[in-house]
RNA sequence: UUGACGAAAGGGCAAACUGCAAGGAAUUGCAGGACGCAAAGCUACAGGCCCGGAACGGGCAGCUGGGUUACCGAA
Numbered sequence: 001u002u003g004a005c006g007a008a009a010g011g012g013c014a015a016a017c018u019g020c021a022a023g024g025a026a027u028u029g030c031a032g033g034a035c036g037c038a039a040a041g042c043u044a045c046a047g048g049c050c051c052g053g054a055a056c057g058g059g060c061a062g063c064u065g066g067g068u069u070a071c072c073g074a075a
Stems, first nucleotide, its partner, number of pairs: 005073002012037002017032006035062001041068003045065003048060005
């Protein structure tokens, strides 16, 4: 230095719910709020689930796997 790993430190994100807004819906954005999270950063490639105006189209990354980036540095 890198990989693995995850003690400590500094911090980070933000479930349900509520309000406002967008959408045909799934759902999403903003504000409040914290259930939790060591990638709960990003990515729709595979599986899965959800929605629909269902040959197909859309959504979910906090469902599983994959890809990729990253703070700190004890054992």
This is a predicted structure of a 75-nucleotide RNA (c-di-GMP-I riboswitch aptamer) from Candidatus Melainabacteria bacterium SSGW_16. NCBI's taxonomy places the organism under Bacteria, Bacillati, Candidatus Melainabacteria. It was read from a public genome assembly, where an Rfam model found it. Its Rfam family is "c-di-GMP-I riboswitch aptamer". From the family's description: GEMM was predicted in a large-scale screen for bacterial structured RNA regulatory elements. Genes associated with GEMM are involved in a diverse array of functions, including chemotaxis regulation, signal transduction, secretion and chitin.